Transfer RNA from an archaeon, 73 nucleotides, folded computationally. The RNAcentral record of the sequence draws on ENA. Rfam family: tRNA. It is annotated as a transfer RNA. Gene Ontology term of the family: triplet codon-amino acid adaptor activity.
RNA sequence: GGGGUCAUGGUGUAACCUGGUAGCACAUUAGGCUCCAGACCUAAUAGCCUGGGUUCAAAUCCCAGUGACCCCA
Numbered sequence: 001g002g003g004g005u006c007a008u009g010g011u012g013u014a015a016c017c018u019g020g021u022a023g024c025a026c027a028u029u030a031g032g033c034u035c036c037a038g039a040c041c042u043a044a045u046a047g048c049c050u051g052g053g054u055u056c057a058a059a060u061c062c063c064a065g066u067g068a069c070c071c072c073a
Base pairs, nucleotide, nucleotide: 001072002071003070004069005068006067007066010026011025012024013023020056028044029043030042031041032040049065050064051063052062053061
């Protein structure tokens, strides 16, 4: 210098190809249960790497950038 893969709550991940309410588990907080705690049950909090474009509508498609990893030179 060239190419590829990836980036989603505090953590781990799904949805992306095929555009239409962002799901699950853990964690946290509150309540229930319990003599207390744990376990269990219920509820709540919290997220699409950044900017731009296309579109009625973008986590998803397109472009550029940033970061991580890998390959070639």